[in-house]
C1' cells in the first nucleotide's frame, strides 16, 4: 500500500414512525425517533424498481402506455475515507 473486518477505541450514520414545509405523485428538506448499517459517505452509468404532472390509446369521465420525475438503506458498477486484531 492493497485485500480483510474483531464481543478493539473513537466516533459516525439514521429505518419505521410522528410533527412542519414542499412537490401533481414518487419522493425530498428539517426537527423529534432508532430499525439496522464497516462506507446505510458522495455519483443515475448499467439492471431493477416507484410515481404520471404533462403527452398518447380507449369501449364515456374511469382505464391503460409513456420518464424529462424518483429511490444511492434493491443489486451492480465509480470514486472518497476512520481503526488495525486474525
Nucleotide at each position: 500500500c492493497c485485500a480483510c473486518g474483531a464481543c478493539a477505541a473513537g466516533g459516525g450514520c439514521a429505518a419505521a414512525u410522528c410533527c412542519g414545509c414542499u412537490g401533481a405523485a414518487a419522493g425530498g428538506c428539517g426537527g423529534g425517533g432508532g430499525c439496522g448499517c464497516a462506507a446505510a459517505a458522495c455519483c443515475a452509468c448499467c439492471g431493477g424498481u416507484c410515481u404520471a404532472a404533462g403527452g398518447g390509446a380507449u369501449a364515456g369521465c374511469a382505464u391503460c402506455c409513456u420518464a424529462g420525475g424518483g429511490c444511492a438503506g434493491c443489486g451492480g458498477g465509480g470514486c472518497u475515507a476512520c481503526c488495525g486484531a486474525a
Molecule: c-di-GMP-I riboswitch aptamer
Organism: Woeseiaceae bacterium